Glycine riboswitch aptamer from a marine eukaryotic metagenome, 77 nucleotides, folded computationally. Model confidence (mean pLDDT): 82 of 100.
[in-house]
RNA sequence: CUGGCGGGAGAGUCAGGUCCGCCUGCGCCGAAGGAGCAAAUCGCCCCCGCGAAACUCUCAGGCAAAAGGACCGUCAG
Numbered sequence: 001c002u003g004g005c006g007g008g009a010g011a012g013u014c015a016g017g018u019c020c021g022c023c024u025g026c027g028c029c030g031a032a033g034g035a036g037c038a039a040a041u042c043g044c045c046c047c048c049g050c051g052a053a054a055c056u057c058u059c060a061g062g063c064a065a066a067a068g069g070a071c072c073g074u075c076a077g
Base pairs, nucleotide, nucleotide: 001077002076003075004074005073006072007071012026014025015024016023017022027063028062029061033059034057035056036055041052042051043050044049
C1' cells in the first nucleotide's frame, strides 16, 4: 500500500411540492474527497519565511434507519 474481519462521530424524520425516486427553500454538520494558511497550534533551533494537520473554509459530501465514513485494532499478501 491492497484485501478480509471488528470498532467507528457530528448535524432536520423542518417547510412546500412530488411521478414517493426525489426536487426546491431555509437551517445545520465536519471524519471520504477538495481548497486555504487569515486566526490559533505544530514542524523547520528562534525571528522572517515556508510547510502540516483531525486547524480553518464548506466547493463536493452529509443531517431517521441502512449505506457511506477519516481513523483505530487484527489477519493475509